Small-subunit ribosomal RNA from an uncultured Ectothiorhodospiraceae bacterium, 1372 nucleotides, folded computationally.
């Protein structure tokens, strides 16, 4: 885009259209086909007229009319419905054997008798429907006769067939007064035409299914008869076998066909409501009849279902007319009006009848077309919603002013749909006529369902009119609350697990409006069945290979044809509808008038370049013939050697075999090895080679027989003999089936024995079947080049096989040229990889195949096979992918190359004990919280008796312990009692302070009221801030370029080299920026300046102490300088960067040490440092305060210390540093204590005083033992710190003397002034160190190497991974 739609929410008006798509289910009521009296007999009912009347009423067809009935026309049209039909059913073109009522047209008659029967009357039967029987009677009913031009049979002589009046009018004659007769009008009857309707033939064309392949006996022709309106197997006898099918028959399934309508650019797809042609149908079902016409919707008959009435004997019925009703259903109107107009039947007419029709109701069902106001309007109003609080947005929007009345309402006024016919005049025709009737004209009279019509015109007033659906992309519109993987959304992606523009709700926007979502169905986008306009190397898809039917295509010329093809013309393609111009309804949608236009189909006339056909030519495609040449091409027989194993003998002994390692196995009954000789099966080493042959599938010793195919060269011959190939027919590894051999290794199955959790495998040791062969099966493979045949055409160069010319030549070689076979590459092609004269490239024929993934190459049918199985080949159901190439990571029990205390090589330790200390687990009122592999665990905490504390108990406070703002008091502040556990209450004492323009600030404290404080409450997965880590690893990127369709490469690869992306050199790259080195701190050598509190060489004092004069020289100090850059030589190496010796130098190739930490990863740690969004707490999750708790302890883990002793304890000794701290401190000397530690305190705010002794050392003793080793535990008894050492502190003495004698698997750190060892200092801190952070002393051993563990860079490779191997997937 659409729709005969439905469903939700909404709903002012109007035109114009439309409306059972299901149950061709069933049907209650009314209606829906009648008409004619001017055919006929005639009068039941109405009016009227006469007549009689007892006034109740009867008679009378006499008029108008007219029930029934006879008799004529119609009832075969109109109008439903799509069940049934895959058909000559239906569209489109054409044909010949045929009818046709009414209508037109012209000829030609209409003459004369009959003799019934409905009505009607009488009597019967029956519940009813209805029906018998007897009398009368008419007709355009019905029968004959006469005539019959044409008609019809026909044997060409002849024969056969008709009719009917009724009605109007009328001068003259006749009459029985009806009427004859005349004339007009309608009607009969014959026969021709025509028109119009119908019947019947053929061509074409008209859904799916081959898992439907073979159908057909009246079935195909034919003669005779029959029948029809007609041709015909249409029906019959008899003859003859025919007829239809792969161009798809028969069979099954599904459908009315069309014009057209949806859609698309077409082409096509889909579809057949509403209109309109044509067919079928009419309760199923089968039959005639009547007529012009039916096999008949609202006729009949039989039958069958169903319904209804019934006296039970029997009868009625047929909405797929129009309404309407039940029922199905998601879903489809009013038992409306009218014949006014159109059309239809019947009539001479007038009419009468019509659910055809025309209108109206109802349904937003669709299309159009209209409204719901319009102009001002900023105080940018109130309310809403957001807010960063400032404001923003609703929003000129309302309000308010000012205007309008469409449409609705009410009133009034109004067309057009009408034209006729009747009726009068008047003219013409017709006649004898001025009547009668028809034609024309003019007047008159009237006829409207719709309808309260349509338009117009007043009235009144903004008044009575707007929703729905979305707002994360696709898609126009974005915020907040709510909810927390709930609830719920969703068309595909996909949202929701606590900040959801996706879920609900709201404000706001979008979009489209009487509508606007949703569903459902079509086409389009889909070139996603591709006729236009696809494809098969790897993505789905070349049959496993050939031969060769059918069938499709075919070389060169030349004549003829003209079937295709091409141009003209006719005819046809109904209308309607599309489209174009135009007209009318205010406009539109809707109607209408002309065109075009319907791409088609048929005929006729032409043109002949291709194509076809016919009948010749040509040799360039195909093929033979001649000579030659290469091969594992194919079949069948024979022969050969070496190797296995087997069996005899001989030598010889303890093993042999197999493996990762083994073991079953074999061997003293002599195996293995070995050496002779013999069986017997197989399979042919070397040659061998992207080498040969074959259509594939295959083919390997050698001789010989038979045979197929290629290639080469040059001649000669055939005349297109040709390619392709649906079916078919062959051949087709391997296994595997049957029969019969054969059987040496080898080996499914089987059996042991290894291996594992297990191991029905991989390994080993045996070992049938098979394998060999001969004959018959199967007929399939990653049967692959994953590339079907055949043919032309398109640059090359390198190899190799076969073959042929040619050129040089004592050999090998060189050139052309042809067929095979490779490698590489131009153009082109390809998603890309790649392919590239042996195409995947450019064309030509032909064939086979494909149309997400799974299910499934299954099931079921068929066919083939002995079987195994093969060939063919679905479907419900599921997904939302599967899937190819390539590209960046990661990643491999892949490769390369390098690195690192990664391993090795050392030294030293952790795990074992005791004790510190963390943690986890357990308990507990609570043990506050975080921290969790490396990278949580002496960690946050550089120090938890109270504080500190966040935990728990209790016991108080509520604007607050703390910050601003107000009001109101009062200076702040301070002394003491008393209550209590303590905050805190109550009461007291002293005190009146600072500035002032004198009004009052300013600070503090109390009370008050409320805006708010306050949370170490929750999210580190909302955050900022800093932190840890890969890692002080050598990387990570970026601009232009260039390369690719493009993710992306390239630069940053690759030769070297380096700690290093350090540098060098090559290079489609050139820079270039974050890291790297370097700049900074510090130690190491020197010089320089300065010399106090620090130093002291020479001089001089001296208490002998740099103490004092006094020196600047050395040590320090702390400022500034120098030096080191591969700077020199040699080698190496590309002559480069570099490396490697070397020299001078304190120091050498980054001297050593710090600090510095790239892009980035871990939702890596931290909301309890701090900041900080959002929730939560508000007499409490917030504040005080006591006590207690973070110190508990069956247990497990981390990080340390103290040992286990002799390299060492344990006493004794006036060796010797550095950093560093000290005013609420450091504290000396002196005294006192056995000690911790007290007294007293000189001295230092420090290069001056002090902490401070430094220890390891070094001498002496112990002499291997649970010890003179260790020092846990525990008693006592002290010290100091603190308000307080009970839970819970540090230390002293003296006594006590556990564990433990070097530590299982395991596992740490460390490459030098390191590790190991020894003590010192310092921040925390009222004490409280074995932790952490400095700091100097002694002072090692080892590295051969990169195989391997862990970790990291780089090329590089495979991949189905990509939250990326802690990944994916399997199978049970």
């Nucleotide at each position: 885009a659409u729709u005969g739609a439905a469903c939700g929410c909404u709903g002012g008006c109007g035109g114009c259209a439309u409306g059972c798509c299901u149950a061709a289910c069933a049907c209650a009521u009314g209606c829906a086909a009648g008409u004619c009296g001017a055919a006929c007999g005639g009068u039941a009912a109405c009016a009227g007229g006469c007549c009689c009347u007892u006034c109740g009423g009867g008679g009378u067809g006499c008029u108008g009319a007219c029930g029934a009935g006879u008799g004529g026309c119609g009832g075969a049209c109109g109008g439903g419905u799509g069940a049934g039909u895959a058909a000559c059913g239906c569209g489109u073109a054409g044909g010949a054997a045929u009818c046709u009522a009414c209508c037109u047209u012209a000829c030609g008659g209409u003459g004369g008798g009959g003799g019934a029967u409905a009505a009607c009357c009488c009597g019967g039967g029956g519940a009813a429907a209805c029906u018998c029987g007897g009398g009368c009677u008419a007709a355009u009913a019905c029968c004959g006769c006469a005539u019959a031009c044409g008609u019809c049979c026909u044997a060409a002589g002849g024969g056969g067939g008709a009719a009917a009046g009724c009605g109007g009018g009328g001068g003259a004659u006749c009459u029985u007064u009806g009427g004859a007769c005349c004339u007009c009008g309608c009607g009969c009857c014959g026969a021709a035409a025509g028109a119009u309707g119908a019947g019947c033939c053929u061509a074409c064309g008209u859904c799916c299914g081959a898992u439907u392949a073979g159908c057909u006996a009246g079935u195909u022709g034919g003669u005779g008869g029959g029948g029809u309106a007609a041709a015909g197997g249409c029906c019959u006898a008899c003859c003859a076998a025919g007829g239809c099918g792969a161009c798809g028959a028969u069979c099954g399934g599904u459908a009315g066909c069309u014009g057209g309508u949806c859609u698309g650019a077409g082409a096509g797809g889909a579809u057949g409501a509403u209109c309109a042609g044509c067919c079928a149908c009419a309760c199923u079902g089968g039959g005639a009849c009547u007529g012009a016409g039916a096999c008949a919707c609202g006729g009949c008959c039989c039958a069958g279902a169903c319904u209804c009435c019934u006296a039970c004997g029997g009868g009625a019925g047929g909405c797929a007319g129009c309404a309407g009703u039940g029922g199905g259903g998601a879903a489809u109107u009013u038992u409306g009006g009218a014949c006014a107009a159109u059309g239809g039947g019947c009539g001479a007419a007038a009419g009468c009848c019509u659910g055809a029709u025309c209108c109206a109701g109802c349904g937003a069902u669709g299309c159009c077309g209209c409204g719901u106001g319009g102009g001002u309007g900023a105080a940018g109003a109130a309310g809403g919603c957001c807010u960063u609080c400032g404001g923003g947005u609703u929003g000129u929007a309302a309000a308010g002013c000012c205007c309008u009345u469409u449409c609705g309402g009410c009133a009034g006024g109004g067309a057009a749909g009408a034209a006729a016919a009747g009726u009068c005049c008047g003219a013409a025709g017709c006649u004898a006529a001025u009547a009668c009737c028809u034609u024309c004209g003019g007047g008159u009279c009237u006829u409207g369902a719709c309808g309260u019509u349509a338009c117009c015109u007043g009235c009144g007033g903004a008044a009575g009119a707007a929703g729905c659906a979305c707002c994360g992309g696709c898609u126009a519109a974005c915020u907040c609350c709510g909810u927390g993987c709930c609830a719920g959304c969703a068309g595909c992606c996909g949202c929701g697990g606590u900040a959801a523009u996706a879920c609900g709700g709201a404000g706001g926007g979008u979009g489209c409006a009487a509508g606007c979502g949703u569903u459902a169905a079509u086409c389009g986008g889909a070139a996603u069945u591709a006729c236009u306009g696809g494809g098969c190397g790897u993505a789905a898809a070349g049959c496993g290979c050939g031969c060769g039917u059918a069938g499709g295509c075919g070389g060169u010329u030349u004549u003829g044809u003209a079937a295709g093809u091409c141009a003209u013309a006719u005819g046809u393609g109904a209308a309607a509808u599309c489209c174009c111009c135009g007209g009318g309804c205010u406009c539109a949608a809707c109607c209408u008038g002309g065109g075009a236009a319907c791409u088609g189909c048929a005929u006729a006339c032409g043109a002949u370049a291709c194509u076809g056909c016919a009948a010749g030519u040509c040799u360039a495609g195909a093929g033979u013939g001649u000579g030659g040449u290469a091969g594992a091409g194919g079949g069948a027989a024979g022969c050969g050697g070496a190797a296995u194993u087997c069996c005899g003998g001989g030598u010889g002994u303890a093993g042999c075999g197999g493996u990762g390692a083994a073991a079953u196995g074999c061997g003293u009954a002599g195996a293995u090895a070995u050496c002779c000789g013999g069986a017997g099966g197989a399979a042919c080493a070397u040659c061998a080679g992207u080498g040969g042959c074959g259509a594939a599938g295959g083919c390997g010793g050698c001789u010989u027989c038979c045979u197929g195919g290629a290639c080469c060269a040059a001649c000669a011959c055939u005349g297109a003999c040709g390619c392709u190939g649906a079916g078919g027919c062959g051949c087709g590894a391997a296994a595997g089936c049957g029969u019969g051999g054969g059987g040496a290794g080898c080996a499914a199955a089987c059996a042991g024995g290894a291996u594992u959790a297990g191991a029905u495998a991989c390994c080993c040791u045996g070992g049938u079947a098979g394998u060999c062969c001969a004959c018959g099966c199967c007929g399939u493979a990653a049967a692959c080049g994953a590339u079907g045949a055949g043919a032309a055409c398109u640059a090359g160069c390198c190899g190799u096989c076969g073959g042929a010319a040619g050129c040089a030549a004592c050999u090998g070689g060189c050139u052309u040229u042809u067929g095979g076979u490779g490698g590489c590459g131009c153009a082109g092609c390809u998603a890309a990889c790649g392919c590239g004269u042996u195409a995947a490239g450019u064309u030509c024929u032909c064939c086979g195949c494909c149309u997400g993934g799974g299910g499934a190459g299954u099931a079921c049918g068929g066919c083939c096979g002995c079987a195994a199985g093969g060939c063919u080949a679905a479907a419900a159901c599921u997904c939302a992918a599967a899937u190819g190439a390539a590209u960046u990571g990661a990643c491999g029990g892949g490769g390369g190359c390098c690195c690192g205390c990664a391993c090795a090589a050392g030294c030293g330790g952790u795990g074992g004990a005791g004790c510190a200390u963390g943690u986890g687990g357990u308990u507990u009122a609570a043990u506050u919280c975080g921290a969790u592999g490396c990278a949580a665990c002496g960690c946050g905490a550089a120090g938890a008796a109270c504080c500190u504390u966040a935990c728990c108990u209790g016991c108080c406070c509520u604007u607050g312990a703390c910050a601003u703002c107000c009001u109101c008091g009062g200076a702040a502040c301070u002394u003491g009692u008393c209550a209590g556990a303590g905050a805190u209450g109550a009461c007291u004492u002293g005190g009146u302070g600072c500035c002032u323009u004198c009004g009052g600030g300013a600070a503090c404290c109390g009370a008050g009221a409320g805006a708010c404080a306050g949370g170490u409450g929750c999210u580190g997965c909302a955050u900022g801030g800093c932190u840890g880590u890969c890692g002080u690893c050598a990387g990570c990127u970026c601009g232009u370029g260039u390369c690719g369709u493009g993710a992306g490469a390239u630069g940053u690869u690759g030769g070297g080299u380096u700690a290093a992306g350090u540098c060098c050199c090559g290079u489609a790259a050139c820079g270039a920026g974050c890291g790297c080195a370097a700049c900074c701190c510090u130690u190491g050598u020197c010089c320089u300046u300065a010399g106090u509190u620090a130093c002291c060489a020479g001089c001089g004092g001296u208490u002998c102490g740099g103490c004092c004069g006094g020196g600047a020289a050395c040590u320090c100090u702390a400022g500034g300088g120098a030096g080191a850059c591969u700077g020199c030589c040699g080698g190496u190496g590309a002559u480069a960067a570099a490396c490697c010796g070397g020299a001078g130098g304190a120091a050498g190739g980054u001297g050593g040490g710090g600090a510095u930490g790239a892009c980035g990863u871990c939702a890596a740690g931290u909301c309890c440092u701090c900041a900080u969004g959002g929730c939560c707490c508000u007499u409490a999750c917030g504040g005080g305060c006591u006590g207690g708790g973070c110190u508990a302890c069956a247990c497990a883990c981390g990080u340390g210390c103290u040992a286990c002793a002799a390299u060492g304890g344990c006493g004794g000794u006036g060796a010797c540093a550095a950093u560093g701290g000290g005013c609420a401190g450091c504290a000396a000397a002196g005294g006192g204590g056995c000690g911790a530690c007290c007294c007293c305190g000189a001295g230092c705010u420090a290069a001056u005083c002090u902490c401070a002794a430094a220890a390891a050392g070094c001498c002496g003793u112990c002499u291997c033992a649970g010890u003179u080793c260790g020092g846990a535990u525990u008693g006592c008894a002290c010290u100091c710190u603190g308000c307080a050492a009970c839970u819970c502190g540090a230390g002293u003495g003296c006594a006590u003397g556990a564990a433990g004698c070097u530590g299982g698997a395991a596992u740490c750190g460390c490459u030098a002034g390191u590790a190991a060892u020894c003590g010192c200092g310092g921040a925390u801190c009222a004490g409280c160190a074995c932790g952490c952070c400095g700091c100097g002393g002694u002072g090692a051993a080892u590295a051969c190497g990169u195989u391997c563990c862990c970790g990291g860079g780089c090329c590089u490779u495979g991949u189905a991974c990509a939250c990326a191997c802690c990944g994916c997937c399997c199978g049970u």
Its Rfam family is "Bacterial small subunit ribosomal RNA".